Predicted 3D model of a 478-nucleotide part of an RNA (small-subunit ribosomal RNA, 3' major domain) from an anaerobic digester metagenome.
[in-house]
Context: one part of a larger RNA
RNA sequence: UGACGGGGGCCCGCACAAGCGGUGGAGCAUGUGGUUUAAUUCGACGCAACGCGAAGAACCUUACCUAGGCUUGACAUGCUGGAGAAAGCUUUCGGAAACGAGAGCCCCUCUUCGGAGUUCCAGCACAGAUGCUGCAUGGCUGUCGUCAGCUCGUGUCGUGAGAUGUUGGGUUAAGUCCCGCAACGAGCGCAACCCUUGCCCUUAGUUACCAGCGAGUAAAGUCGGGGACUCUAGGGGGACUGCCGGUGCCAAACCGGAGGAAGGUGGGGAUGACGUCAAGUCAUCAUGGCUCUUACGUCUAGGGCUACACACGUGCUACAAUGGGCCGGACAGAGGGUCGCCAACUCGCGAGAGUGAGCCAAUCCCCAAACCGGUCCUCAGUUCGGAUUGUAGUCUGCAACUCGACUACAUGAAGCUGGAAUCGCUAGUAAUCGUAGAUCAGCUACGCUACGGUGAAUACGUUCCCGGGCCUUGUACA
Numbered sequence: 001u002g003a004c005g006g007g008g009g010c011c012c013g014c015a016c017a018a019g020c021g022g023u024g025g026a027g028c029a030u031g032u033g034g035u036u037u038a039a040u041u042c043g044a045c046g047c048a049a050c051g052c053g054a055a056g057a058a059c060c061u062u063a064c065c066u067a068g069g070c071u072u073g074a075c076a077u078g079c080u081g082g083a084g085a086a087a088g089c090u091u092u093c094g095g096a097a098a099c100g101a102g103a104g105c106c107c108c109u110c111u112u113c114g115g116a117g118u119u120c121c122a123g124c125a126c127a128g129a130u131g132c133u134g135c136a137u138g139g140c141u142g143u144c145g146u147c148a149g150c151u152c153g154u155g156u157c158g159u160g161a162g163a164u165g166u167u168g169g170g171u172u173a174a175g176u177c178c179c180g181c182a183a184c185g186a187g188c189g190c191a192a193c194c195c196u197u198g199c200c201c202u203u204a205g206u207u208a209c210c211a212g213c214g215a216g217u218a219a220a221g222u223c224g225g226g227g228a229c230u231c232u233a234g235g236g237g238g239a240c241u242g243c244c245g246g247u248g249c250c251a252a253a254c255c256g257g258a259g260g261a262a263g264g265u266g267g268g269g270a271u272g273a274c275g276u277c278a279a280g281u282c283a284u285c286a287u288g289g290c291u292c293u294u295a296c297g298u299c300u301a302g303g304g305c306u307a308c309a310c311a312c313g314u315g316c317u318a319c320a321a322u323g324g325g326c327c328g329g330a331c332a333g334a335g336g337g338u339c340g341c342c343a344a345c346u347c348g349c350g351a352g353a354g355u356g357a358g359c360c361a362a363u364c365c366c367c368a369a370a371c372c373g374g375u376c377c378u379c380a381g382u383u384c385g386g387a388u389u390g391u392a393g394u395c396u397g398c399a400a401c402u403c404g405a406c407u408a409c410a411u412g413a414a415g416c417u418g419g420a421a422u423c424g425c426u427a428g429u430a431a432u433c434g435u436a437g438a439u440c441a442g443c444u445a446c447g448c449u450a451c452g453g454u455g456a457a458u459a460c461g462u463u464c465c466c467g468g469g470c471c472u473u474g475u476a477c478a
Stems, first nucleotide, its partner, number of pairs: 001478002003475003007472007015462002019425005026317008034308002042053002064303007073126001077125007088105007108117003128292002131290003137286002139281003142277001144275001149188006155164003168179003194269004199237007209226002213224003240263001243257005319418001323377007335366003340359002345354003384415001389410007431454007
């Protein structure tokens, strides 16, 4: 100087408390451990591994296993020799295919005639490796933590390590600002500048809008038109403790108020200091070293990654009446769409099929649910719950046996609110309800990422648990 303390002081955080809803019990989905296996490819392991890499494992992917092939190789560059075509197309046989053996078609281009280009064959250099080392590395990322800290120059003090500044008194979300002070300044962080949302003005009106005028319809911005409104997307304004009162040291600031769409960082996002964890990644990629080279490379078929006594994590669906079924009615936002989204109509109980309009989209399509009204059920393992299983189907795809999703009929399991323990959340939040997208032929999505609809309760307080910041004290630790 740090680190640590079941030392002290001050302060903060959904850290506790106050509340609301969960997990832990059930069934299923998914990841992991374990076990099994020819293989169940590999990585990730407290927080910060475990719906994680994987924003899509039937083949492919695929790295694993079994079997069958190839050896200048599936891929790149160069050299030597050879061939005219090679390649390509059609086809026969063996084969699971890869591949092997043959047949037919085709019979290279340019040229200064030296050669050049292109392809193949043979050979040589070499290729190749998701093989090892993340404790050799780059890059990227997690974490403490969006915590308020981390440092430097000059000066001063100290023999020195170092100290000072950065401590102190106030204050703040903040090393934020003020005052004081052997310090005076500065840098990286904080804040602001950026995006979005909330209010107003202005410009511009198509595909959006429709107040007034006219037309028109069963109805409809449907048409003429309009530029008001909504909205769209460019520009600008607006919030700064600016104003008033009080407290304070005449400070910084805090408390209350006015005006205002918004008030003290308005809400949300992006943004992550010096560093810590030899944290994670050699399997995105790059790369040192090591290793393999008729195999640890490469091609192909089939299998596996989907196994199942069990254990754990994360979720979904429930256990019901604030509910379930049926009928009728209403209201979003954000996205996506031409190998696509698919209206309307017809068929089918349905998944879907047929036909087919529009749309490269503010134009057309995908397109809501909870909710509201009516009605049945009346507390039961039920008209709750839907696992499991049987049968019949639909769709995608070369192909749904291992191993897809969905539909119909039948079946109707556990489950009556969950022990110890434990998690999230302070407002348009929690809870609850649907919608869209990426990946994608299809899908194991109940995941993830976004979007809106409905919409709470509680916070006395900081004694305690956890994490963190500053000062101080002890230490046999560095």